[in-house]
RNA sequence: GCGGGAGUAGCUUAGUUGGUAGAGCGUCGGCUUGCCAAGUCGAAGAUCGCGGGUUCGAUCCCCGUCUCCCGCU
Numbered sequence: 001g002c003g004g005g006a007g008u009a010g011c012u013u014a015g016u017u018g019g020u021a022g023a024g025c026g027u028c029g030g031c032u033u034g035c036c037a038a039g040u041c042g043a044a045g046a047u048c049g050c051g052g053g054u055u056c057g058a059u060c061c062c063c064g065u066c067u068c069c070c071g072c073u
């Protein structure tokens, strides 16, 4: 330099022939208990790596770019 893969909540991740993103763990609160743990109910938390484009509408399609991994030279 070239090609491929990955990037979504604090962590691990699901998702999509384009239609307002779910889960588990964790965190916070209620109930329960003499207290803790466990259990149970509820809540907060992701502008989907970043910047553009296409579209009525983009996590998804196109272009550029950053980080990490693999291969080729």
Base pairs, nucleotide, nucleotide: 001072002071003070004069005068006067007066010025011024012023013022019056027043028042029041030040031039049065050064051063052062053061
Predicted 3D model of a 73-nucleotide RNA (transfer RNA) from a bacterium. RNAcentral holds the sequence, with entries from ENA. Model confidence (mean pLDDT): 81 of 100. Its Rfam family is "tRNA". Rfam's curators write: Transfer RNA (tRNA) molecules are approximately 80 nucleotides in length. By type it is a transfer RNA.